[in-house]
RNA sequence: GGGCUCGUAGUCUAGUAGUAAAAUACCCCGUUCGCAACGGGGAGCCGCGGGUGCGAUUCCCGCCGAGUCCA
Numbered sequence: 001g002g003g004c005u006c007g008u009a010g011u012c013u014a015g016u017a018g019u020a021a022a023a024u025a026c027c028c029c030g031u032u033c034g035c036a037a038c039g040g041g042g043a044g045c046c047g048c049g050g051g052u053g054c055g056a057u058u059c060c061c062g063c064c065g066a067g068u069c070c071a
Stems, first nucleotide, its partner, number of pairs: 001070007010024002013021001018054001026042005047063005
C1' cells in the first nucleotide's frame, strides 16, 4: 500500500428500513440486627461526515479506529 470482517449502554453481546434488546455493572425500594444472595423498579447506548429514501442503527460513499490475510 491492497483485500476481507467489524465498530450498538461502563463491560460483553443481540437486532434490524418504521419507538433499539438481553446479561452484567450502577442507583432506589423490599427482605435482614447488618452484609451478601434473592424479588421489584429506574437511569444509561447505534464511531464521525455525506448520499438515497416519506423514514437510515440498518442500504451506498468517504474518513477514523480494531482484527485478519497478501505484498

Notes:
A computed fold for a 71-nucleotide RNA from a Candidatus Micrarchaeales archaeon, annotated as transfer RNA. The sequence is in RNAcentral, with records from ENA. Rfam family: tRNA. The family's RNA type in Rfam is transfer RNA. Lineage of the source: Archaea > Nanobdellati > Microcaldota > Candidatus Micrarchaeia > Candidatus Micrarchaeales.